[in-house]
The RNA shown here (transfer RNA) has 72 nucleotides and comes from Maudiozyma bulderi. The sequence is in RNAcentral, with records from ENA.
RNA sequence: GGGGUUAUAGUUUAAUUGGUAAAACAAUUGUGUUGCAUGCAGUAGAUAUGAGUUCGAUUCUCAUUAACUCCA
Numbered sequence: 001g002g003g004g005u006u007a008u009a010g011u012u013u014a015a016u017u018g019g020u021a022a023a024a025c026a027a028u029u030g031u032g033u034u035g036c037a038u039g040c041a042g043u044a045g046a047u048a049u050g051a052g053u054u055c056g057a058u059u060c061u062c063a064u065u066a067a068c069u070c071c072a
Stems, first nucleotide, its partner, number of pairs: 001071007010025004019055001027043005048064005
């Protein structure tokens, strides 16, 4: 320098041919306990960035950034 894969919540993963983004752990509130933990019921939290197509984009197209990998 060229090719390929990936990027979703604090972490690990879903989202079945484009249609209101889900779960586990973690955090937090309440309940409960003398207290802590467990348990139960809630809450907050995310589509790498920028454009394009479309009525509508995590999904399709292009570029950029970052990580991994192959070739030279």